[in-house]
Context: one part of a larger RNA
RNA sequence: AAUGAACGCUGGCGGCGUGCUUAACACAUGCAAGUCGAACGAGAACACUCCAGCUUGCUGGGGUAAGUAAAGUGGCGCACGGGUGAGUAACACGUGGGUAACCUGCCUUCGAAUUGGGGAUAACGUUGCGAAAGUGACGCUAAUACCGAAUAACAUUCAAUUUUCCUCGGAAGAUUGAAUCAAAGGUGGCCUCUGAAUGUAAGCUACUGUUUGAAGAUGGGCCCGCGUACCAUUAGCUUGUUGGUGGGGUAAUGGCCUACCAAGGCAACGAUGGUUAGCUGGUCUGAGAGGAUGAUCAGCCACACUGGAACUGACACACGGUCCAGACUCCUACGGGAGGCAGCAGUGAGGAAUUUUGCGCAAUGGGGGCAACCCUGACGCAGCAACGCCGCGUGAGUGAUGAAGGCCUUCGGGUCGUAAAGCUCUGUCAAGUGGAAAGAAACUAUAUAAUGCGAAUACCAUUAUAUAUUGACGGUACCACUGAAGGAAGCACCGGCUAACUCCGUGCCAGCAGCCGCGGUAAUACGGGGGGUGCAAGCGUUAUUC
Numbered sequence: 001a002a003u004g005a006a007c008g009c010u011g012g013c014g015g016c017g018u019g020c021u022u023a024a025c026a027c028a029u030g031c032a033a034g035u036c037g038a039a040c041g042a043g044a045a046c047a048c049u050c051c052a053g054c055u056u057g058c059u060g061g062g063g064u065a066a067g068u069a070a071a072g073u074g075g076c077g078c079a080c081g082g083g084u085g086a087g088u089a090a091c092a093c094g095u096g097g098g099u100a101a102c103c104u105g106c107c108u109u110c111g112a113a114u115u116g117g118g119g120a121u122a123a124c125g126u127u128g129c130g131a132a133a134g135u136g137a138c139g140c141u142a143a144u145a146c147c148g149a150a151u152a153a154c155a156u157u158c159a160a161u162u163u164u165c166c167u168c169g170g171a172a173g174a175u176u177g178a179a180u181c182a183a184a185g186g187u188g189g190c191c192u193c194u195g196a197a198u199g200u201a202a203g204c205u206a207c208u209g210u211u212u213g214a215a216g217a218u219g220g221g222c223c224c225g226c227g228u229a230c231c232a233u234u235a236g237c238u239u240g241u242u243g244g245u246g247g248g249g250u251a252a253u254g255g256c257c258u259a260c261c262a263a264g265g266c267a268a269c270g271a272u273g274g275u276u277a278g279c280u281g282g283u284c285u286g287a288g289a290g291g292a293u294g295a296u297c298a299g300c301c302a303c304a305c306u307g308g309a310a311c312u313g314a315c316a317c318a319c320g321g322u323c324c325a326g327a328c329u330c331c332u333a334c335g336g337g338a339g340g341c342a343g344c345a346g347u348g349a350g351g352a353a354u355u356u357u358g359c360g361c362a363a364u365g366g367g368g369g370c371a372a373c374c375c376u377g378a379c380g381c382a383g384c385a386a387c388g389c390c391g392c393g394u395g396a397g398u399g400a401u402g403a404a405g406g407c408c409u410u411c412g413g414g415u416c417g418u419a420a421a422g423c424u425c426u427g428u429c430a431a432g433u434g435g436a437a438a439g440a441a442a443c444u445a446u447a448u449a450a451u452g453c454g455a456a457u458a459c460c461a462u463u464a465u466a467u468a469u470u471g472a473c474g475g476u477a478c479c480a481c482u483g484a485a486g487g488a489a490g491c492a493c494c495g496g497c498u499a500a501c502u503c504c505g506u507g508c509c510a511g512c513a514g515c516c517g518c519g520g521u522a523a524u525a526c527g528g529g530g531g532g533u534g535c536a537a538g539c540g541u542u543a544u545u546c
Base pairs, nucleotide, nucleotide: 001545002544003543005542006541007540008539009538012392013391014390015389016388017387018385019384020350025348026347027346029345030344031343034076035075036074039073040072047064048063049062050061051060052059053058054057083303084302085301093227094226095225096224097223098222099221102220103219107216108215109214110213111212112211113210114209115149117147118146124139125138126137127136128135129134155180156179157178158177159176160175161174162173163172164171165170185208186207187206188205189204190203194201195200229275230274231273236266237265238264241263242262243261244260245259246258247257248256278300279299280298281297282293283292284291285290305326306325307324308323309322328339329338330337331336356382358381359380360379364378365376366375367374368373395425396424397423398422405416406415407414408413429487431482432481433480434479435478439473444468445467446466447465448464449463450462451461452460490535491534492533493532494531495516496515497514501530502529503528504527505526511518512517
């Protein structure tokens, strides 16, 4: 000098930050990932009302509720965001390269296509089993769900010819031939064409989706050089081990896996083993070189009760998915089931020690949706804590007969001390009253206009203008007014180091102490008083680092 600090005494206000460093211990409760009706079929009830029947308070039917709620199929998302640091001494991280050994949903740009069919299945209905969780049978139905078929290349594979480049293994391209592979619709508008004939769709048109290519962007996979803790009181280690060939596997290289063959490979420039540890940008300190550290914020990695495994998918071997095993907790009708806060709050435990079971999606960002909008404990805010940094205040001027009082005294006096009182002012903060923001831009809707598309003055898209709409914080910040010196100072130290001295008490006792040391009857060192010094809403102590 510093700290994610703790403890003791004390404590007025504000701004901005920070807040389980210990048990990766166990968790009650609530919330933290949904969304789309412009993919699809189906579709209530409460309530209100009308009608009919009679047994006069019931039954049946219609309408509104409402094509709403909830559920289901399907699509996208759930691999992001958020948490933690257990493991890991490693291509994990940092840095610089390689990939001629690779992938990339959504997004952007440029091409081509979007033909024609089929069979199911959930929901639903009937019914069975079960305490429950759940699960079976039969029957019905739809799709952008599923499955054949057609067509297809600048796609993929193979063969032949050939050009360029090259790390000499190959890569890129051209020509010819063969083989293989696709799709799904939805919404708005219109009557120009066609069917049809006032209207409409099978038609046209716009937007969007789907399929298949080429490129880009973004994100990733893999490989390599260098750097990356301690112990030699760890000296030898290794059999898929090291290399080759064939095969498998992967998006892709590779002992990644497998069969065979060879006998290699690493190591005193520290192999192997052990201990410790997430790494970095940074942070603290220091004149620097260094040393220590890795909270908050940012990048990467790893993990998700413990261990293992795959499925789906563009991406996972998946925190709030699945399966198996284990430990633990809970329910049970004892047959069987359910769960995973290292998400946000919160509880217990551990500990010297670390906060609210708050508000809001208004902003920023994310997911879904054409959109409206919905979801979002990300985030924005508020609450608690002097935990830290910074700022402000606790008054200012004047006031000597130097009051009273305390303490000391050589008894003359000295000192607290202009300090107080008194007088004259000011009004920060706190208190009260009144006013009152910025953060809001957009999206969207409506109107008007222009341009494009088009048969079209329609729709749609883009642009411009106008109007409308949206604030958790919060009646907060801020401003004005009211009254009022009123409500706001402590802590440590005073032998030397080290700024600051005397009196009393005690008598090697009680005690102090960072080091030297002090105390045994005149203690500036113990305890108290007065005085002083230092810092100040803090001051000391302890711990740790330089």
Small-subunit ribosomal RNA, 5' domain from an uncultured bacterium, 546 nucleotides, folded computationally. RNAcentral holds the full RNA, with entries from ENA. The coordinates come from a structure-prediction model, not an experiment, and the mean pLDDT is 83. It matches the Rfam family "Bacterial small subunit ribosomal RNA".